[in-house]
């Protein structure tokens, strides 16, 4: 310089003017049994994912002597955590030259089951072709004339070297066997499993010797093994509590008239057989729960890291049919265009081409997405920029 890789830290705007929404505090006015209405002021109002509800906990009510089975997650090793399926460092494998990246990575010599399509044979393997042995039939040839030799056909056997099929056909090379082969036997190699030693906290790594001679694949098929899990969830869950009905209880009262109507009162008149209290639980309605919490920010200290201890400083929705909006002006961020200026690299040089800064001018962008008890994670959607490190290529030191 080009190219790729990782890994961070924000931003997602500002201000102001006008119009709007919605809690909260304050005044006024009105309404009042009680709840309250209206209206002006002041001051508060998402996000990095608030989503998806996918894990995992807090908190709150059920249920719970212990165990066991059923069913669910997880599933290489060591750590962090309230805890995880989640981060953090690690082994091992597998892509990539490399930086780096991916991996549900325990067992398939516990057992059951499955391997499509093609091929005999798809798993105690398995003979379609070919090889090889016998044993027969025809041909032919050759004779010592009933035997040899080829060759084709058919039988009955042996064979996994080789060919053919498939994703996969029970090591791989090379001798020695053998009728022809075959770990059938050796050599070395690769693997699987045992056993010593070294290193490592560990998964695991290196070294050496053995053993059987080799054992397909799939557990994201059932299954084994091993850790771990009790349900439902703020519509949780606690309280206050209307009108109506109504269980239960008290008083009065059923013609010797409780109560209601008329009415300013009492009398009269007219209705009348219930009238009034209390009181469990609760319904609509309202409060609590509600946001101060495993919080979040700086710096120290220990640790690679995840993340812990300590000082210090901060805290800004809390709505319930559910508010946080829209404009219009500047400014400022980005990208595109055009014009100058300067720089730098190709070139001997000028022009020319690349590239980059800065200024003017004029265009245009601003996504996903909308809190609902809280928190930790994981996913997935998003704009347009910024830094640090690494590594591959060429070039110059």
């Nucleotide at each position: 310089u080009a190219g790729a890789g990782u890994a961070g830290a924000a931003c997602a705007a500002a201000u102001g003017g006008c119009c709007g929404c919605u809690g909260c505090c304050u005044u006024g006015c009105c309404a009042u049994u009680c709840g309250g209405g209206c209206a002006a002021g002041g001051g508060g109002g998402a996000g990095g994912a608030a989503a998806g509800u996918c894990c995992g906990g807090g908190c709150u009510c059920c249920a719970c002597a212990g165990g066991a089975c059923a069913g669910g997650a997880u599933g290489c090793u060591g750590g962090g955590u309230a805890a995880c399926g989640c981060c953090c460092a690690g082994u091992c494998c597998c892509g990539g030259u490399g930086a780096c990246g991916g991996g549900a990575a325990g067992g398939a010599a516990a057992g059951u089951g499955c391997c499509a399509c093609a091929g005999a044979a798809a798993g105690u393997a398995g003979a379609c072709c070919g090889c090889c042995c016998g044993a027969u039939a025809c041909u032919c040839a050759g004779u010592u004339c009933a035997c040899u030799g080829a060759g084709u056909g058919c039988c009955g056997g042996g064979u996994a070297a080789g060919g053919g099929u498939g994703a996969a056909a029970g090591g791989g090379u090379g001798a020695g066997g053998u009728a022809a082969g075959a770990g059938c036997u050796c050599a070395c190699c690769a693997g699987u499993c045992c056993c010593g030693c070294c290193g490592g906290u560990g998964a695991c790594g290196g070294c050496g010797g053995g053993a059987g001679c080799u054992a397909g694949g799939c557990a994201a098929a059932c299954c084994c093994c091993a850790u771990c899990c009790g349900g439902a969830g703020c519509a949780a869950g606690a309280c206050c509590a209307a009108a109506u009905a109504g269980a239960g209880g008290a008083a009065c009262g059923u013609u010797u008239a409780a109560g209601g109507g008329u009415g300013g009162u009492c009398c009269g008149c007219c209705c009348g057989a219930g009238u009034u209290c209390c009181c469990g639980g609760g319904u609509a309605g309202g409060u609590c729960g509600c946001u101060u919490g495993a919080c979040c920010c700086c710096g120290a200290u220990g640790g690679c890291a995840a993340c812990a201890u300590c000082g210090g400083g901060g805290c800004u929705a809390g709505a319930u049919g559910a508010a946080u909006g829209g404009u219009c002006a500047u400014u400022g961020u980005c990208c595109c265009g055009a014009a100058g200026u300067c720089c730098c690299g190709c070139u001997u040089a000028c022009a020319g081409c690349g590239g980059g800064a800065c200024u003017u001018c004029g265009g245009g962008a601003a996504a996903c997405a909308g809190a609902a008890c809280c928190c930790g994670g994981c996913u997935u959607a998003u704009g347009g920029g910024c830094u640090g490190c690494u590594c591959u290529a060429a070039c110059a030191u």